[in-house]
RNA sequence: AGGAACCCUGCGGGAGAGACCGGCUGAGAGCCGGCGCCGAAGGAGCAACCGCCCCGGAAACUCUCAGGCAAACGGACCGCAGGGGGAGG
Numbered sequence: 001a002g003g004a005a006c007c008c009u010g011c012g013g014g015a016g017a018g019a020c021c022g023g024c025u026g027a028g029a030g031c032c033g034g035c036g037c038c039g040a041a042g043g044a045g046c047a048a049c050c051g052c053c054c055c056g057g058a059a060a061c062u063c064u065c066a067g068g069c070a071a072a073c074g075g076a077c078c079g080c081a082g083g084g085g086g087a088g089g
Base pairs, nucleotide, nucleotide: 006084007083008082009081010080011079012078013077018035020034021033022032023031024030036069037068038067042065043063044062045061049057050056051055
């Protein structure tokens, strides 16, 4: 069950932080070096709590490895639609 959790796709919304300094070129992008920052891809850590309690699962908290700091792209999460799924919430 007139279809839960969960997964995928599409659309919409979606924050933070230097358009930093120097060089490679004439600009942008890119690369290298330097300092300063951000947390909501991912990752890691602690933990309330939960469990089948030996052990394990666990955050939007914490750390910044990665990523990001004009726009664009991306973006946890939320809403709607479609598909899968098949009983949890």

The RNA shown here (Glycine riboswitch aptamer) has 89 nucleotides and comes from a Rhodospirillaceae bacterium.